[in-house]
RNA sequence: AGAGUUCGAUCCUGGCUCCGGAUGAACGCUGGAAACAUGCUUAACACAUGAAAGUCGAAUGGGAAGUGGUGUUUUUAGUGGAGGAUGAGUGAGUAACGCAUAAGAACCUACCCUUGGGAGGAGAAAAACAGUUGGAAAUGGCUACUAAUACCCUAUAGAAUAAGGUUGAGGAGAAAAAGGAGGAAUCCCCCUGAGGAGGGGCUUGCGUCUGAUUAGCUAGUUGGUGAGGCAAUGGCUUACCAAGGUGACGAUCAAUAGCUGGUCUGAGAGAAUGAUCAACCACACUGGGACUGAGACACGAACCAUACUCCUAUGGGAGGUAGUAGUGGGGAAUUUUCUGCAAUGGGCGAAAGCCUGAUGGAGCAAUGCUGUGUGGAGGUGGUAGAAGGCCCACGGGUCGUGAACUUCUUUUAACGGAGAAGAAUCAAUGACAUUAUCUGGGGAAUAACCAUCAGAUAAAUCUGUUCCUGUAGCCGCUUUAAUAUAGAGGAUGCAAGCAUUUUCUAGAAUUAUUGGGUGUAAAGUGUCUGUAUGUGGAUUUUUAAGUCCACCAUCAAAUCCCAGGGCUCAACCCUAGACAGGCGGUGGAAACUACCAAGAUGGAGUACGAUAGGGGCAGAGGGAAUUUCCGAUGGAGCGGUGAAAUGAUUAGAUAUCAGAAAGAACAUCAACGGCGAAAGAACUAUGUUGGACCGACACUGACACUGGGAGAUGAAAGCUAGGGGAGAUAAUGGGAUUAGUUACCCCAUUAGUCCUACCCGUAAAUAAUGGAUACUAGGUGCUACACAUAUCAACCCAUGCAGUACUAUAACUAACAUGUUAAGUAUCAUACUUGGGGAGUACAUUCACAAGAAUGAAACUAAAAGGAAUUGACAGGGGCGCACACAAGCGGAGGAGUAUGUGGUUUAAUUCGAUGCAAAGUGAAGCACCUUACUGGGGUUUGACAUGCUGCGAAUCCUCUUGAAAGGGAGGGGUGCCUUCGAGAAUGUGAAUGCAGGUGGUGCAUGGCUGUCGUCAGCUCAUGUUGUAAGGUGUUGGGUUAAGUCCUGCAAUGAGCACAACCCUAGUAUUUAGUUGCUUCCGUUGAGGUUGGAACCCUGAGCAGACUACCGGUGAUAAGCCAUAGGAAGGUGAGGAUGACAUAAAGUCAUCAGGACCCUUAUGCCCUGGGAGACACACAUGCUACAAUGGCCGAGACAAAGGGUCGCGAUCCCGUAAAGGUGAGCUAACUCCAAACCCAUCCUCAGUUUGGAUUUCAGGCUACAACUCGCCUGCAUGAAUCCGAAAUUGCUAGUAAUUUCCAGUCAGCCAUAUAGUGGUGAAUUCAUUCUUGGGCUUUAUACACACCGCCCGUCACACUAUGAGAGCUGAACAUGCCCGAAUUCUUUCCCUUAACCACAAGGAGGGUGAUACCGAAGUUAGGGCUAGUGACUGGAGUGAAGUCGUAACAAGGUAUCCGUACUGGAAGGUGCAGCUG
Repeated sequence: AGAGUUCGAUCCUGGCUCCGGAUGAACGCUGGAAACAUGCUUAACACAUGAAAGUCGAAUGGGAAGUGGUGUUUUUAGUGGAGGAUGAGUGAGUAACGCAUAAGAACCUACCCUUGGGAGGAGAAAAACAGUUGGAAAUGGCUACUAAUACCCUAUAGAAUAAGGUUGAGGAGAAAAAGGAGGAAUCCCCCUGAGGAGGGGCUUGCGUCUGAUUAGCUAGUUGGUGAGGCAAUGGCUUACCAAGGUGACGAUCAAUAGCUGGUCUGAGAGAAUGAUCAACCACACUGGGACUGAGACACGAACCAUACUCCUAUGGGAGGUAGUAGUGGGGAAUUUUCUGCAAUGGGCGAAAGCCUGAUGGAGCAAUGCUGUGUGGAGGUGGUAGAAGGCCCACGGGUCGUGAACUUCUUUUAACGGAGAAGAAUCAAUGACAUUAUCUGGGGAAUAACCAUCAGAUAAAUCUGUUCCUGUAGCCGCUUUAAUAUAGAGGAUGCAAGCAUUUUCUAGAAUUAUUGGGUGUAAAGUGUCUGUAUGUGGAUUUUUAAGUCCACCAUCAAAUCCCAGGGCUCAACCCUAGACAGGCGGUGGAAACUACCAAGAUGGAGUACGAUAGGGGCAGAGGGAAUUUCCGAUGGAGCGGUGAAAUGAUUAGAUAUCAGAAAGAACAUCAACGGCGAAAGAACUAUGUUGGACCGACACUGACACUGGGAGAUGAAAGCUAGGGGAGAUAAUGGGAUUAGUUACCCCAUUAGUCCUACCCGUAAAUAAUGGAUACUAGGUGCUACACAUAUCAACCCAUGCAGUACUAUAACUAACAUGUUAAGUAUCAUACUUGGGGAGUACAUUCACAAGAAUGAAACUAAAAGGAAUUGACAGGGGCGCACACAAGCGGAGGAGUAUGUGGUUUAAUUCGAUGCAAAGUGAAGCACCUUACUGGGGUUUGACAUGCUGCGAAUCCUCUUGAAAGGGAGGGGUGCCUUCGAGAAUGUGAAUGCAGGUGGUGCAUGGCUGUCGUCAGCUCAUGUUGUAAGGUGUUGGGUUAAGUCCUGCAAUGAGCACAACCCUAGUAUUUAGUUGCUUCCGUUGAGGUUGGAACCCUGAGCAGACUACCGGUGAUAAGCCAUAGGAAGGUGAGGAUGACAUAAAGUCAUCAGGACCCUUAUGCCCUGGGAGACACACAUGCUACAAUGGCCGAGACAAAGGGUCGCGAUCCCGUAAAGGUGAGCUAACUCCAAACCCAUCCUCAGUUUGGAUUUCAGGCUACAACUCGCCUGCAUGAAUCCGAAAUUGCUAGUAAUUUCCAGUCAGCCAUAUAGUGGUGAAUUCAUUCUUGGGCUUUAUACACACCGCCCGUCACACUAUGAGAGCUGAACAUGCCCGAAUUCUUUCCCUUAACCACAAGGAGGGUGAUACCGAAGUUAGGGCUAGUGACUGGAGUGAAGUCGUAACAAGGUAUCCGUACUGGAAGGUGCAGCUG
């Protein structure tokens, strides 16, 4: 510090997720020993048991124990004193002067410190105890006695009574313990005044969470006067008077919450948090009120009331762990019913001392932090890499610079011994403590796990599983080769822990003060006026609020930081220092903001003079058009559409002419021209009225900008009332279209559209761009005005100002774009935004007659939604160009018969593959057995085949027997080669073991090969350049070509693979070579032959030739195109081979190879018979035909290319023929070979002398074998078929068509196939509109699996959350009435009373009671708020492949969308006005 995730890829916006740190934590697996910390976050739920606040006999009377006695000693129920208001716990309540911080004035203060003064004189009771008595108990009643540092009276004042101080005078006036100890000195205690310290109460400024779908709240409320009350101020309380107080700077109400130092995180600003420790506050079962006291409205005190629990003799009583330990309960979850007062601290005491669950310690828990260990070394073993595991390419690699082994050490654990500090204070005193620490012996001995290993993220393989099991924080993984599941071995990370989960923070600039945005991504109010608020031009003064500087005080300690020190180190602890942004105070400065004052004119405004304009309003006037009506002419059609029909018309339409009426709207001019705040606004003139600009420079003198709330205005549609109603026209009715149409099209037509008056308040109300001010290159138009050009009119040109457009620099932007009219650079105030959906919905409130408008959530849901641009693909978008693509022609196929193939069916089996083009005469260049993979049956198991090891025998051969054969059984013959004499090689056979074998599955695991687009012209790269990038450029433009072929231009310059050429074949000439080929001449000759020749033909090799080369035209002086000549050939001359980058999981595991899987007495191997040849039917490719351009018979000609020794085979003979016999010649320029054609005969348009299927018989050939199931021949038989519907195919010249021949495979052949060869030899092409396919370019796109795409809504089903709902049930709250406990204060004088007065009665004072006010709990009434639930119901969301349509994205097939109204199963449709997205 970032990373993953939207896309085919890119940039951006934007959310979600991860990597870090932390935790009072919990859960899973695992767990050696220590130090230091921490440990009910939930039920402020309920609590058994023990113990947590006692002490003082030196205040006091009495009792008791003890002693033989006295004295002394010990103990303590009661009275009395000080302390139980501290310590310890908890966080329910509290949004508050509660807390934090800084100040203040009207207060109190026990114990403690300093200091002044004092302590005289009297008196009366009451507990305990004793007696008696009530009660179950708790706990009392009555009578009598008694001490005190208990109580009371009185004398004594520098204090109090005047709410500041001083002086003088007078009045009233509280208090004692002569107490305690001691032999004494003396000490302690007590009263009172003043001061201090520490503590506490009160007041104030500022700060302190959320909600406006909580906007008004308040009656002791705000203030005053009097009185009361308090330690003290004060409506704190009360009577009277006034009517205030508070709130948009958020009152009131609701919800939540103890606050702080701090803690955690962060670079910081901040965000979150408030356990442990510390300060403050509040509380003590719940609620209320008081007493005592210095202090309480009191955790372990008291009174009352409710709830709960317990005891009970039923009459009545007792209790409060949010102290400690512990129990139950709740919960994911939090410890021992331990020890000691030795230390620190506290209470009482003169002290000894007693008490102390505060506290010191120990125990439990890996809950956290910190350090430590689980061994070290050697190279002998073992590294020349053991065994074993895992993997493997079988070579090896890895665990492993590891183990065992040898040797060393003993931290730690266990055992034995010694043994502190903490103790202060001479001595004594240690819970911890069997302590820390030191030491001895012995032994590697007692001690390693957890998570992860697809990416981000360090670390990979094998096996199992096969969209199953499972995983998952995000993207996601798994459908038979899972680095993502599970296991294994290995690796990585961490380590007594490791993962997971929860919560907080960071990253997140994702609420942006630091530090974001609003044209298109979320986001500028429809527009204007203007109040509050905020901000504000220039100059000169004043002040010092802000601001700045210096100093003072404070912000507790602890923490953090830093330095030093102490525990072996560290964590931890101790000491010192530093820091502390805030608040307050004192002094100073005066630039800036602000304040005071003054004058000025630039901003703003007023007055004056001109100008332009569809600016507003009012009432007038006008013509064109449409429709209707009347009249006339006229006589059959009109209208409407893609085509029609409904409709109107002989009762006279349409058309034409003349006249009349009505309503609405104003052609041309007209223009990115003018006006208005926007909405908007256009015939003409008049009246009236608002604003703007220009000129000149008179006046005011900052008067300004923005603008929450508020007000005004606001298209269309719509509403109310009254008019009006020509045209067009929602709804509606017909006609079409359609599978259907509630639509598009047509006919008709209502509301409304118009006017008057009033509502509504919304639009894609848009420039999707709020307003104001200033600054920042230009250029070109238009509108209005001014000035200048001597003057006038019309132009031109220059300048200035205001407006309105285009282009462009800098700058900015994600890009597109914007660009002085900013989306640039800055300032000011304002509105709005914070992922998508749910949803602009629900509830609530306000407005509205209604329709609705404004404000405006949540649950839930998925990981994206979105913007701009890029490359493709697609389009019922556009442009250019090509192709036997169409057209023009020729011939076919589709109909018949038949051959072959396929599907289907059948079958024991009909083996398998190929299935649109790109399967179907394809694999198969040959299915009777074999082949053969299929099937029935018979056999066989190291095997038919390969290799290693081993035993025997050479091998080969012959005979018999059994069997369908394979196979089985038996007999005979034979004895090789080599030798180191052991044996070996080859071969056969037997046994055992590794293994063989598989046409078994997977072409979606693969290689190789092949088809297709397509012989289409494309596909890329390097460098440069451009863009943030994907990408672009090059490769586009203008021409041209068969071609990305070439030329030219150009931010491109070059290059590669394809194209072309190089290669092969044939066409021409030539050179060379002439045998088996050829034969002009000569000799010989009947022919053959021989000899000779190298001219011709031919054969083989080589070379030449064609390149737009030349001329002319055209084109741009190019490339090229057109035409002529020459030439065997002319514009790639013809044909072939040659197939770019990619695409489709195309085809093939059955050619072959090969991964992993499967079978192994079988899915292997051998044999026999059968099948692949079946047959209702459908399809594909061919053959033969339908005839006279023909058929038959006879006769006669002419090739090329191929093949041949288990072969091709001449000749001759025989047979009607297929064949047979014979066998010359040939290991090959020798031999084997045409038909169509020509001549001639017959047939004469018919199912024929066409056609040959089918079938009988007789033969031939091959083969072991011809039945299923071969070919050929002869005689006979003689089917369909007379040119073929829809739809469709091939071909542009030696081509189509037609006609033979040959080859491969092969014993033979189902070949009419395939691959080649020659012979004869045409027609047509106007042109690119249409069809198909390819290419280039451009536009749109919501597609990228790419239109066989994407995608909307209803309905049906399931689930989820939620709204409404007759209601029902609670919680807390406020208000009114009632009732009214305890208690304080008031009043009263019914009862009662020791101290003083009086002393006879009585009085003062006190007490119980009663009374009045307030008053908790409770009852009741209506209320708002909130929670749960509810028959039924509304929409929403999510789901597997459901139903109906196809609304949107392309012109999405009617352009889409916004507002509004009507309407329809649904998406939607239509009307009106608006936007271009």
A computed fold for a 1477-nucleotide RNA from Viscum album, annotated as small-subunit ribosomal RNA. Taxonomically the source falls in Viscum (Eukaryota, Embryophyta, Magnoliopsida, eudicotyledons). The RNAcentral record of the sequence draws on SILVA. The coordinates come from a structure-prediction model, not an experiment, and the mean pLDDT is 82.